[in-house]
Context: one part of a larger RNA
RNA sequence: AAUGCCAAUAAUGGAUGCCUAGGAGGCUUUGACCGAGGAAGGACGCAGACGGCGGCGAUACUCGUUGGGGAGGUGCCAUCAACCUUUGAUCCAGCGGUUUCCGAAUGGGGCAACCCGUCCGAUUUAUCGGACAACCAAGGAUGAACAAAUUUCCGCAAGGAAGUUAAUAACCCUUGGCUGGGAACGGCGUGAACUGAAACAUCUUAGUAACGCUAGGAAAAUAAAUCAUUAGAGAUUCCGUCAGUAGCGGCGAGCGAAAGCGGAACAGCCUAAACCACUAGUAAUAGUGGUGUUGCAGGGCAGACGAUAUUCGAUGAAAGUUAGAUAGCAGAAGAGUCCGGAAUGGCUCACCACAGAACGUGAUAGUCGUGUAAGCGAAAUUUAACUUUCCGAUAGUUUGUUCCUAAGUACCAUGGGGUACGAUGAAACCCUGUGGGAAUCUGGGGCGGCCACGCUCCAAGGCUAAAUAUCAAAGUCUACCGAUAGUGAACUAGUACCGUAAGGGAAAGGUGAAAAGCACCCCGGGAGGGGAAUGAAAUAGAUCUGAAAUUAUUGGCUA
Numbered sequence: 001a002a003u004g005c006c007a008a009u010a011a012u013g014g015a016u017g018c019c020u021a022g023g024a025g026g027c028u029u030u031g032a033c034c035g036a037g038g039a040a041g042g043a044c045g046c047a048g049a050c051g052g053c054g055g056c057g058a059u060a061c062u063c064g065u066u067g068g069g070g071a072g073g074u075g076c077c078a079u080c081a082a083c084c085u086u087u088g089a090u091c092c093a094g095c096g097g098u099u100u101c102c103g104a105a106u107g108g109g110g111c112a113a114c115c116c117g118u119c120c121g122a123u124u125u126a127u128c129g130g131a132c133a134a135c136c137a138a139g140g141a142u143g144a145a146c147a148a149a150u151u152u153c154c155g156c157a158a159g160g161a162a163g164u165u166a167a168u169a170a171c172c173c174u175u176g177g178c179u180g181g182g183a184a185c186g187g188c189g190u191g192a193a194c195u196g197a198a199a200c201a202u203c204u205u206a207g208u209a210a211c212g213c214u215a216g217g218a219a220a221a222u223a224a225a226u227c228a229u230u231a232g233a234g235a236u237u238c239c240g241u242c243a244g245u246a247g248c249g250g251c252g253a254g255c256g257a258a259a260g261c262g263g264a265a266c267a268g269c270c271u272a273a274a275c276c277a278c279u280a281g282u283a284a285u286a287g288u289g290g291u292g293u294u295g296c297a298g299g300g301c302a303g304a305c306g307a308u309a310u311u312c313g314a315u316g317a318a319a320g321u322u323a324g325a326u327a328g329c330a331g332a333a334g335a336g337u338c339c340g341g342a343a344u345g346g347c348u349c350a351c352c353a354c355a356g357a358a359c360g361u362g363a364u365a366g367u368c369g370u371g372u373a374a375g376c377g378a379a380a381u382u383u384a385a386c387u388u389u390c391c392g393a394u395a396g397u398u399u400g401u402u403c404c405u406a407a408g409u410a411c412c413a414u415g416g417g418g419u420a421c422g423a424u425g426a427a428a429c430c431c432u433g434u435g436g437g438a439a440u441c442u443g444g445g446g447c448g449g450c451c452a453c454g455c456u457c458c459a460a461g462g463c464u465a466a467a468u469a470u471c472a473a474a475g476u477c478u479a480c481c482g483a484u485a486g487u488g489a490a491c492u493a494g495u496a497c498c499g500u501a502a503g504g505g506a507a508a509g510g511u512g513a514a515a516a517g518c519a520c521c522c523c524g525g526g527a528g529g530g531g532a533a534u535g536a537a538a539u540a541g542a543u544c545u546g547a548a549a550u551u552a553u554u555g556g557c558u559a
Stems, first nucleotide, its partner, number of pairs: 004557008017544001018510002022481002024478009033181002041102003044057003048080002051077003054061001063096006072084003107116003117132006135177006148165007185216001186214005196203001200250001226233002237264005247255002268463003271406001275290006295441001297405003300401006311393003316390011328376002334349005350367002352356001358370003411436008421448001443458005497504002520531004
């Protein structure tokens, strides 16, 4: 003596700590479709100045009205100006009004937010208001040609010509519906592959994903041709169990019930037919109304006996009562002193409590504020329960008769599919393409091949709340996160940015109690700095704290 080492001081950087404005997850309660009365979603506008967000719509930061409320207000970032307001503003709630243009988008067109019309009405003559899409259904108006029926004529005939009738098509009008959207949840249809089987083909993945159609606040299913077994149950749905059982299975991989039992929730009804009446029709028949709806068979019809009362309602209307929802009201109790920038802290002495939940306030507050406990409140709209009235529904026993009781159905064959059940089994049951094809209560289906006996049920018509699925909002809670976490998003976030597009998709929080955000002076072109001032603090100055790597300076150590 350094391009090494050590330390200090700075710088850089943004870890850590603390914080939370935002998220996550549960629970409870409530709610659940929107749309041609133009939705969802957007474009463009609207303020004194206006860029973004939010709000609103040419009545454009808003209009009316009914209530609440009571001193400030003209949304936020974010000010300045000018105004409004106790003659009650701003604000909150109910009900209304307005609601450009695009968008199903619907008068026509179109490269979405633009262009161009027709008719009617109004009138300020330039505009304004209204109507004008397709499809379906019902009703109405008009109404062809061919064909049909019929008449006449011509023709030997085949046939031809002319007329008439009723109808149909088409077009038009009116009314109603539909269209498009919706995160997940539902029903139906079409329907993979990777994968597993340690390969692979049946099988599995899986009737999953995806796609299509379609509905609702839930959907679907639902009132036994069901199960059971010698005892019986009594619609459906969901949960637990039964049970990884019975079974199925290249009997591999794997797949995998049901009855029963325990719970949640409970609710049952209406047609067709027989018969009767009416209407239309010459009739066949059709329509409307009554009747009727089941398996211990029931109903009709004819006869006999009996009742005249009660009960129910998922539908609708009105009124009322009660309890809620959508604004709100009111709500107990603390002083002094000390430190401190500040008292909610320390000390001293008090008080309230159906209120000592929570948050805020210059440090830690039951008694400062907002609140909390207990209590109170609605002109309007609305929900639920109940009551009343209207409304709707509601009856038996028995004898005879044998009229009715859902047909291309049941069933059979064959080909598929579904049932935990893979043509394979002893293989039933359910659905279905094709071909055959019944019975009618002395009938028919089922009871896992089939037969007998027995038991059980009544198909071929329909409707039906709740318990279930999913989501949202509000409230509440958390041995949930705390800014590389928690949503992708605590901030102008589905933004910036990327991509032709489908689509992908960030980073980015923190001065202080209060801006009191540094007047004024000096240096500088400025940036910035030095004083001064504010403040508890300015190395809190655009910022909390401020680690490490790294850099600089200063001092030291080492051959």
Record summary:
Large-subunit ribosomal RNA, domain I from Candidatus Levybacteria bacterium RIFCSPHIGHO2_01_FULL_37_17, 559 nucleotides, folded computationally. Its Rfam family is "Bacterial large subunit ribosomal RNA". NCBI's taxonomy places the organism under Bacteria, Bacteria candidate phyla, Candidatus Levyibacteriota. Model confidence (mean pLDDT): 81 of 100.